[in-house]
Molecule: c-di-AMP riboswitch aptamer (ydaO/yuaA leader)
Organism: Vulcanimicrobiota bacterium
RNA sequence: UAAAAAAGGUCACUGAGUCGGGACGAAGUUCCCGAGCGGGGGAUAUCCCGGUAGGGGUGAAUGGGCCGGUCGGCCCUAGGGCGAUUCUUUCCCGCCCGAACCCGUCAACUAACCCCGCAAGUGUCGUGGAAGAGGAGCG
Numbered sequence: 001u002a003a004a005a006a007a008g009g010u011c012a013c014u015g016a017g018u019c020g021g022g023a024c025g026a027a028g029u030u031c032c033c034g035a036g037c038g039g040g041g042g043a044u045a046u047c048c049c050g051g052u053a054g055g056g057g058u059g060a061a062u063g064g065g066c067c068g069g070u071c072g073g074c075c076c077u078a079g080g081g082c083g084a085u086u087c088u089u090u091c092c093c094g095c096c097c098g099a100a101c102c103c104g105u106c107a108a109c110u111a112a113c114c115c116c117g118c119a120a121g122u123g124u125c126g127u128g129g130a131a132g133a134g135g136a137g138c139g
């Protein structure tokens, strides 16, 4: 606003992907610093093995069956998430995800040490049970 959409703000969700300060600037999806969070590499000892049919990393996203020439589709599943007491545990019920990308022949773990990221995408509401911690309000 008739309704919807767009933009901005608030409150929330997945996720590590937040907070503070500064610089330049018309603006920010730019740059720098600090804190915090997250990831990778990297000895000894230890654990072991592996190597082209490569191997490995982030992530909950792994495995199986069926259809199919392939792309892809369906069903199930390890595992993961949401349903708003601030957080956490647990029980019941309901609804979802179960992807994608990266390294480039190379990496177990790993002290010191070194390096990197701080995005992207969304809008649920059961005014359910039990409990712990914490906080607020009132007296």
Stems, first nucleotide, its partner, number of pairs: 011123004018035006024028001036118006046108001054106001055103004063076005079097005086133006092126001